[in-house]
RNA sequence: GGAGUUGGCCAGACGAUCGCUGUACGCCAAAAGCUUGCAGAGGAAAGUCCGGGCUCCUUCGGACAAGGCGCCAGAUAACGUCUGGGGGGCGUGAGCCCAUGGAAAGUGCCACAGAAAAUAUACCGCCGGCCUGGCCGGUAAGGGUGAAAUGGUGCGGUAAGAGCGCACCGCGCGACUGGUAACAGUUCGCGGCACGGUAAACCCCGCCUGGAGCAAGACCAAAUAGGGGAGUAUGCGGCUUGUCCGCACCGCCGGUUCCGAGCGGACUCCCGGGUAGGUUGCUAGAGGCAGUCGGUGACGACUGUCCCAGAUGAAUGAUUGUCGUUGACAGAACCCGGCUUAUUGCUGACUCCUGCU
Numbered sequence: 001g002g003a004g005u006u007g008g009c010c011a012g013a014c015g016a017u018c019g020c021u022g023u024a025c026g027c028c029a030a031a032a033g034c035u036u037g038c039a040g041a042g043g044a045a046a047g048u049c050c051g052g053g054c055u056c057c058u059u060c061g062g063a064c065a066a067g068g069c070g071c072c073a074g075a076u077a078a079c080g081u082c083u084g085g086g087g088g089g090c091g092u093g094a095g096c097c098c099a100u101g102g103a104a105a106g107u108g109c110c111a112c113a114g115a116a117a118a119u120a121u122a123c124c125g126c127c128g129g130c131c132u133g134g135c136c137g138g139u140a141a142g143g144g145u146g147a148a149a150u151g152g153u154g155c156g157g158u159a160a161g162a163g164c165g166c167a168c169c170g171c172g173c174g175a176c177u178g179g180u181a182a183c184a185g186u187u188c189g190c191g192g193c194a195c196g197g198u199a200a201a202c203c204c205c206g207c208c209u210g211g212a213g214c215a216a217g218a219c220c221a222a223a224u225a226g227g228g229g230a231g232u233a234u235g236c237g238g239c240u241u242g243u244c245c246g247c248a249c250c251g252c253c254g255g256u257u258c259c260g261a262g263c264g265g266a267c268u269c270c271c272g273g274g275u276a277g278g279u280u281g282c283u284a285g286a287g288g289c290a291g292u293c294g295g296u297g298a299c300g301a302c303u304g305u306c307c308c309a310g311a312u313g314a315a316u317g318a319u320u321g322u323c324g325u326u327g328a329c330a331g332a333a334c335c336c337g338g339c340u341u342a343u344u345g346c347u348g349a350c351u352c353c354u355g356c357u
Stems, first nucleotide, its partner, number of pairs: 001353009012323007020040005026034002042329001046340002049338005054213004059261005064255001066209005071085005086100001087098004101204002106202002108198003123143002125139006151169006170193001171191005176185003217280004227271006235247004239242001249265004287306008
C1' cells in the first nucleotide's frame, strides 16, 4: 500500500421568527380561550415471523388428533431466541455456516446412464476347458457408466482372482482414562466386519402447546320494531305440591372426535330495522442511565439517579444564519423480549498478500 474478517458509535449541531400535540400551575363563569414552565417517533418505529404481559370466554380433567422443537450444559418471564461447549462442513487464515435425535422397528425413493442402485449383477477385461474368431465354466483385482458400484494401502496366496489369509488404517462391540455432559483418546481387548445414501420422505423416540385478541374488554348516553318466518327438543316418576327432587332427552369446550365432571332448558337457519357518539383501556414499566461485585459469556445481584409520546381522518412543520463527517433507510397507535429485512457516515481489533528499511 492492497485485499478481507469481525465489533462499536452516530443518525445532523447551535441560534432566531412563526406554527402543532400532551401535561402542570395560574387567569377566566367556563369544558372554550390565553400567559408561562416541562415533555414530544426508531435503530430498525418496518415485516407480522416467534415468545409473553394484559383482557375476555361458566368451564375443568383425561384419551386421541393437530402443531412446534430436536447434540450437551446454561441464561431468560418465555421462545423456534441468546451464550458457551461437542460434532460436521467451507476457507491459506482471521473467521463463517449447519432444519445437528434414530437407517440394526417398518415402508418408500435414488431420474438418466450403466450388466447391476440393495436379499443388486457381469458390458469390456483376466483365467481354464472344448466340438475354435464361437460355446461352457470361474472371477469381481483392472477398465467403462454414474452423484454414489460388495471399505482403503501393502504383502502372501491363487489357474486367474477375492478379507481368501496377514499387517496397518477404517468400522462395530466392550473395558479403562479425562470431562457435569454431548464426546474425546499416539490406551487395551475381541470381531473379518450388519447390505450404500436419503427422515428439509412417511415413520419411530423424547420434550412442549386451551382459544380469541385493544377493532380484546369496561362504563355512560342515545335510538330502534319487546320485529317477522321456518325447523328440532320440551318425556316419565316421587312427595314435603315447589321457579322442588330424581331419571331420560337436547344444548354448552374457537379440534368436540370420544369419555367423565359441571352448567343450562333451549338450539339452528332466513328476512328486516336501530346503534358508526363520548369516556376509559392509554402508559411508572419483566423500565432507562451510571457505578461496584459475581460469571469465559449470555446475564444476575446491590447502590444511586431519572420519568422519557399517548395521537384518534391521525401531533414536532415552514423560513433563515453559522458550523459540519453523512443525512441514507425511513414515522409510535396496548406494551415488552427476540429474529429477519433496508441503509449513510465515523471508528477499534484481527488475518493474508506485496514492497521498503
Predicted 3D model of a 357-nucleotide RNA (Bacterial RNase P class A) from a Gammaproteobacteria bacterium. It matches the Rfam family "Bacterial RNase P class A". From the family's description: Ribonuclease P (RNase P) is a ubiquitous endoribonuclease, found in archaea, bacteria and eukarya as well as chloroplasts and mitochondria. The coordinates come from a structure-prediction model, not an experiment, and the mean pLDDT is 76.